Transfer RNA from Candidatus Colwellbacteria bacterium CG10_big_fil_rev_8_21_14_0_10_41_28, 71 nucleotides, folded computationally.
It matches the Rfam family "tRNA". Rfam classes the family as a transfer RNA. Its family is annotated with triplet codon-amino acid adaptor activity in the Gene Ontology.
The coordinates come from a structure-prediction model, not an experiment, and the mean pLDDT is 82.

[in-house]
RNA sequence: UGCCGGAUGGUGUAACGGUAGCACGUCAGGUUUUGGUCCUGAAAAUUGGGGUUCGAUUCCCUGUCCGGCAG
Repeated sequence: UGCCGGAUGGUGUAACGGUAGCACGUCAGGUUUUGGUCCUGAAAAUUGGGGUUCGAUUCCCUGUCCGGCAG
């Protein structure tokens, strides 16, 4: 430099173009002598910009970062 792939709560990981889920963690409550386990509830996320569309995490363009391959 070229090509390919990736970026989603604090962490990991899903999501036919149509309500962004799940697990762990955190917080609150219940249970317990206390802690842990268990039960209930809550907060918390789509890498930046633009475009297409009634509607974009998803499709298109472009930037940033990470990884792989080639030279």